[in-house]
RNA sequence: GUCGGGUUCGUCUAUCGGUUAGGACUCAAGGUUUUCAUCCUUGCAAGAGGGGUUCGAUUCCCCUACCCGAUGCCA
Numbered sequence: 001g002u003c004g005g006g007u008u009c010g011u012c013u014a015u016c017g018g019u020u021a022g023g024a025c026u027c028a029a030g031g032u033u034u035u036c037a038u039c040c041u042u043g044c045a046a047g048a049g050g051g052g053u054u055c056g057a058u059u060c061c062c063c064u065a066c067c068c069g070a071u072g073c074c075a
Stems, first nucleotide, its partner, number of pairs: 001071007010025004018055001027043005048064005
């Protein structure tokens, strides 16, 4: 350089065009408990940047950035 894959809550991870973007862990508050732990309830928090297609995009297409992997050179 080329090709392929990827980028979503603090972390891990669902969601292959219409979801208030879900779950687990963490964290916060409350309940339970003599206290702590466990357990239960509630809550906080996310689509890398830009453009395009579309009535509608996290999802499809293009560019850029970053990460991972594979791969080159000779008449």